Predicted 3D model of a 95-nucleotide RNA (Bacterial small signal recognition particle RNA) from a Myxococcales bacterium. It matches the Rfam family "Bacterial small signal recognition particle RNA". The literature on the family includes a 2003 paper in Nucleic Acids Res by Rosenblad et al., "SRPDB: Signal Recognition Particle Database". Rfam's curators write: The signal recognition particle (SRP) is a universally conserved ribonucleoprotein involved in the co-translational targeting of proteins to membranes. Model confidence (mean pLDDT): 78 of 100. Taxonomically the source falls in Myxococcales (Bacteria, Pseudomonadati, Myxococcota, Myxococcia).
[in-house]
RNA sequence: CCUGAGCGGCCAGCGCGACUACUGGCCUGGCACCCCGUCAGGUCCGGGAGGAAGCAGCGGACCAGGUACAGAGUGUGUGCUGGCCGCUCGAGAGU
Repeated sequence: CCUGAGCGGCCAGCGCGACUACUGGCCUGGCACCCCGUCAGGUCCGGGAGGAAGCAGCGGACCAGGUACAGAGUGUGUGCUGGCCGCUCGAGAGU
């Protein structure tokens, strides 16, 4: 100098996990008033057919909490693969 093996460290990728409520999903609760949708009853218009606005309710939106289901993230565990560095042992070559 080259090469093989082992050990350790670091990095990257992948697998299986862990964690985080960041995004979505789902669940629970809240919502006097306001917003959107649907609007029983009742109201209004109409001779009628029918139509209009629209309370409650329901849904949405919004708010609070929860849930690792999906995504995302990680000073995260582990396994595999690859790279780099160091150490140990061995083979070979050269001075």